Context: one part of a larger RNA
RNA sequence: CUAGGCGUAAAGUGUAUGUAGGCUGUUAGAUAAGCCUUUAGUGAAAGAUUUUGGCUUAACCAGAAAUAGUCUAAGGAUACUGUUUAACUUGGAGUGUGAGAGAGGGAGAUGGAAUUCCUGGUGUAGCGGUGGGAUGCGUAGAUAUCAGGAAGAACACCAAUGGCGAAGGCAAUCUUCUAGACUAUUACUGACACUGAGAUACGAAAGCUAGGGGAGCAAACAGGAUUAGAUACCCUGGUAGUCCUAGCUGUAAACGAUGUUCACUAGAUGUAGGGGGUAUCGACCCCUUCUAUGUCGUAGCUAACGCGUUAAGUGAACCGCCUGGGGAGUACGACCGCAAGGUUGAAACUC
Numbered sequence: 001c002u003a004g005g006c007g008u009a010a011a012g013u014g015u016a017u018g019u020a021g022g023c024u025g026u027u028a029g030a031u032a033a034g035c036c037u038u039u040a041g042u043g044a045a046a047g048a049u050u051u052u053g054g055c056u057u058a059a060c061c062a063g064a065a066a067u068a069g070u071c072u073a074a075g076g077a078u079a080c081u082g083u084u085u086a087a088c089u090u091g092g093a094g095u096g097u098g099a100g101a102g103a104g105g106g107a108g109a110u111g112g113a114a115u116u117c118c119u120g121g122u123g124u125a126g127c128g129g130u131g132g133g134a135u136g137c138g139u140a141g142a143u144a145u146c147a148g149g150a151a152g153a154a155c156a157c158c159a160a161u162g163g164c165g166a167a168g169g170c171a172a173u174c175u176u177c178u179a180g181a182c183u184a185u186u187a188c189u190g191a192c193a194c195u196g197a198g199a200u201a202c203g204a205a206a207g208c209u210a211g212g213g214g215a216g217c218a219a220a221c222a223g224g225a226u227u228a229g230a231u232a233c234c235c236u237g238g239u240a241g242u243c244c245u246a247g248c249u250g251u252a253a254a255c256g257a258u259g260u261u262c263a264c265u266a267g268a269u270g271u272a273g274g275g276g277g278u279a280u281c282g283a284c285c286c287c288u289u290c291u292a293u294g295u296c297g298u299a300g301c302u303a304a305c306g307c308g309u310u311a312a313g314u315g316a317a318c319c320g321c322c323u324g325g326g327g328a329g330u331a332c333g334a335c336c337g338c339a340a341g342g343u344u345g346a347a348a349c350u351c
Stems, first nucleotide, its partner, number of pairs: 003323004007305002012319001014202004021195002025088007033081002036076006042069001049065006092192001093189003096185003104178007111155001115151008126137002163170002207248006216242002221237004259318006267296011300307002324351003333344004
């Protein structure tokens, strides 16, 4: 390479947008490049294959036939693919119109509970902490309690295998700017679609740079315990950090450990957002339909576990990745980064 695979055995890029490339609805015409076919040429001989014969047989030798191609030329065919012309519209895709839902994103403003600190009042000897204690705080008046003030961070209940977002993720309330999806209507465009190497953008936490901020929590660190020891678990403190602004980093068990898109293939039962019908004074109920999200389950699949219309079933298109364990996601080189490090990524050797 071929082939077989990628939920858990090795293997789906963290996610999206999109260039090249690959692939692509329906109908009719043209063309004849691919594809198919006919004829001619060429494809040396030997060997190989089939067959006939000759050495007593065989190996060996000789004759004949068939085979052989991304080949060349000419003629033909037109189903499919390609190219080209003209048209079509059935949700393929997109635009418009109407209505509702949502922690989707950015900015600004506001709020209450709690915590800590400060000031004052009441009040007196303890408080705190633990398995038990101690370090610690407290007669310079703590803890407790009441009133007032300040600060920062997070938003109880509602809250839900509920919602939204491509993923990361998103939750007090209000205002404003803004993206997307769903549903109904079929008014418009008329294949404009899908995937996507490179590329670009986004990307938790931690970390980094500069400037702010700093209540609580808390790596490091200090002390007290525990212990044979205790560089831990427990306790008392506590600095980076956690928060904001502007940049960088680009990784996670970035997980559904399951790439994206399309089609098909029993059902049952919840939840969320719409539409239609029935019923009603109206609503609920009931029936039905589309979308999303769960549970169970048939066929089928699977090594099993399990998956099962949200497939890991049956097919199609395109991309990524795997090929025994360790060495090793290491070394070297290259690229990126302020650094930390990241991306790409071996071999010797060994079992």
This is a predicted structure of a 351-nucleotide part of an RNA (small-subunit ribosomal RNA, central domain) from an uncultured Elusimicrobia bacterium. Rfam family: Bacterial small subunit ribosomal RNA. Gene Ontology terms of the family: ribosome and structural constituent of ribosome.